[in-house]
RNA sequence: GGAAGCGUAGCUCAACUGGCAGAGCGGCCCGCUCAUAACGGGACGGUUCAGGGUUCGAUUCCCCGCGCUUCCG
Numbered sequence: 001g002g003a004a005g006c007g008u009a010g011c012u013c014a015a016c017u018g019g020c021a022g023a024g025c026g027g028c029c030c031g032c033u034c035a036u037a038a039c040g041g042g043a044c045g046g047u048u049c050a051g052g053g054u055u056c057g058a059u060u061c062c063c064c065g066c067g068c069u070u071c072c073g
Base pairs, nucleotide, nucleotide: 001072002071003070004069005068006067007066010025011024012023013022019056028042029041030040031039049065051063052062053061
């Protein structure tokens, strides 16, 4: 330098060929227990990498940048 894939919650990842952004873990609160762990319940937590475009509507499609990973040279 070229190609491909990936960027979504603190972490690991979902979201079916566009239609309410979710789960598990962690943290917080409560229950249970003499107590802790385990277990059960609850609430919170998001500029979906940035900027444009298409559309009534974009995490999803298109363009361009940035970052990470892998491959080729």
Background: The RNA shown here (transfer RNA) has 73 nucleotides and comes from Oscillibacter sp. Lineage of the source: Bacteria > Bacillati > Clostridia > Oscillospiraceae > Oscillibacter. Its mean pLDDT, the model's own confidence on a scale to 100, is 82.